Overview
c-di-GMP-I riboswitch aptamer from Roseateles asaccharophilus, 92 nucleotides, folded computationally. The source organism's lineage runs through Bacteria, Pseudomonadati, Betaproteobacteria, Burkholderiales and Roseateles. Its Rfam family is "c-di-GMP-I riboswitch aptamer". Its family is annotated with cyclic-di-GMP binding in the Gene Ontology. Model confidence (mean pLDDT): 79 of 100.
RNA sequence: GGUCAGCAAAGGCAAAGCCGGUGUGAACCGGUGACGCAAAGCCUCCGGUCUUUGACGCUGCAGACGCCGUCAAAGAUAGCGGGGUUGCCGGU
Repeated sequence: GGUCAGCAAAGGCAAAGCCGGUGUGAACCGGUGACGCAAAGCCUCCGGUCUUUGACGCUGCAGACGCCGUCAAAGAUAGCGGGGUUGCCGGU
């Protein structure tokens, strides 16, 4: 350095729910709690999903400033997948 693995040891992270807070929202932060995780460390480059706002639709639905679809912009998700990057113990 590559690879396997965490079932040997020592540790790490923390889903849902609940409590408090932030945000229009997706969601995030702290506490509690563990479903899971070998990168569930970090980064939105690609695809997906979701949110907000705007435009379009007048042979999309509808009573409706509503819903749905498409497009654009701005966001969320790294625990949706791929990719990038860094890294602990042990075997080989």